Bacterial RNase P class A from an Anaerolineales bacterium, 375 nucleotides, folded computationally. It matches the Rfam family "Bacterial RNase P class A". Rfam classes the family as a ribozyme. A source record names the gene rnpB.
């Protein structure tokens, strides 16, 4: 100097004029609600998006048990909590590297599946090997009963080769008629009993045992842990207004999957259900001071935690957060190298917060990796 990896910051800036909404303060008017005017402060994001998780908050009067249903799933930590974040363990994948990234309880509780190919996918013989045991038909030799050999049957084998994702662990030997963990040595896996390190998941290692027949649980299932439901159009309050009628009627309703249990109202002086018809749909609160933000110091590998100091950074309700002008600027581009032209992506609060996911132009800063050059 170039390329890359990773963490963070910003998300055009400044000024003037006019305008809108809210907060605070002062004044005026008014019976009140309210209205007018002045000053000052603030005013749409890193994702406000998706609505996928978790929670705060509100209501279901209060409290429970069982079933069902659903979610998570290695270990340790963070957090209000989480399916999120941090670190680690095991098995992987990509890259020269920095680094990025996938998966994670149980297959001896049980059920089920493993297509096609292949002889066969929990069990077997396609290509074959053997002729020890039994047996049929031949050929040759020897010399009367044997030897060798060929083909076949009963039989023995699963070692070689093939198929496949996967076919009874691997190498070498002993042994056999031919083979085979049948046996032996070493190795691998598994089981049992230990040692060392670690908080742990695990890692390394010692001894014994021929135990050696797999995979799939984002198939059903089993185990452990957790979970009541609905959602700001939740919910609370105020004002105004009206018009009731008919039929049925003994149990009705709530705990928002079901059952038990429990509670409330009612029981013919009628709870409640259905049908016909009428009125209202206006206002206030909820509504932003918080699991809040920023800075410094300390602790921690880190997520994060603690202490101190400072700050208040939208709260609209048919819905404010804007318009115009000037200058500067990221970036691009033209040419006469100094001027001109264009001029910044994704995108817009509506109960809030912590995450995750998705979209995204441009600029800056730190650390690290690779290549080239120089000292």
């Nucleotide at each position: 100097c170039a390329g890359g990896u990773u963490a963070g910051u910003u998300a055009g800036g400044c000024g003037a004029u006019u305008g809108c909404a809210g907060g605070u303060g002062a004044g005026g008017u008014a019976u009140u609600c309210g209205c007018c005017c002045c000053a000052u402060c603030u005013g749409a994001g890193g994702a406000a998006a998706g609505u996928c998780c978790g929670c705060a908050c509100u209501c279901c009067a209060a409290a429970g048990a069982g079933c069902u249903u659903g979610a998570u799933g290695u270990c340790g930590g963070g957090u209000a909590a989480c399916a999120c974040c941090c670190g680690a363990a095991g098995c992987g994948g990509a890259g020269u590297a920095a680094u990025c990234u996938g998966c994670u309880g149980g297959a001896c509780a049980g059920g089920g599946c493993c297509a096609c190919a292949g002889a066969a996918a929990u069990a077997a013989a396609c290509c074959g090997c053997c002729g020890a045991a039994g047996u049929g038909a031949g050929u040759g030799c020897c010399c009367c009963g044997g030897c060798a050999u060929u083909c076949g049957c009963u039989g023995g084998c699963a070692a070689c080769g093939g198929u496949g994702a996967a076919a009874a662990g691997g190498u070498a030997g002993u042994g056999u008629a031919a083979g085979a963990g049948a046996c032996u040595a070493c190795c691998g896996g598994c089981g049992c009993a230990g040692a060392u390190a670690g908080u742990a998941a695990u890692a390394u290692u010692u001894g014994c045992g021929g135990c050696c027949a797999g995979g799939c649980a984002a198939c059903c299932c089993c185990c452990a842990u957790c979970a009541g439901g609905a959602g700001c159009a939740a919910g609370a309050c105020c004002a105004a207004g009206c018009a009731g009628g008919a039929a049925c009627g003994a149990g009705a309703g709530g705990c928002u999957g079901c059952u038990c249990g429990u509670c409330u109202c009612a029981a013919u002086u009628g709870a409640g259900u259905u049908c016909c018809g009428g009125g209202u749909a206006g206002g206030u609160c909820g509504c932003a001071a918080g699991a809040a933000g920023u800075a410094u110091u300390g602790g921690g590998u880190g997520a994060c935690c603690a202490a101190u100091a400072c700050u208040c950074c939208a709260g609209a309700c048919a819905g404010a957060u804007a318009a115009u002008c000037g200058c500067c600027c990221a970036a691009g581009u033209g040419c006469u190298u100094g001027c001109g032209c264009u001029g910044g992506a994704c995108a817009a609060a509506a109960u809030g917060c912590g995450g995750c996911u998705u979209a995204u132009a441009a600029a800056c800063u730190g650390a690290c990796c690779u290549g080239g050059g120089g000292a």
Of the family's consensus pairs, 98% are formed in the model.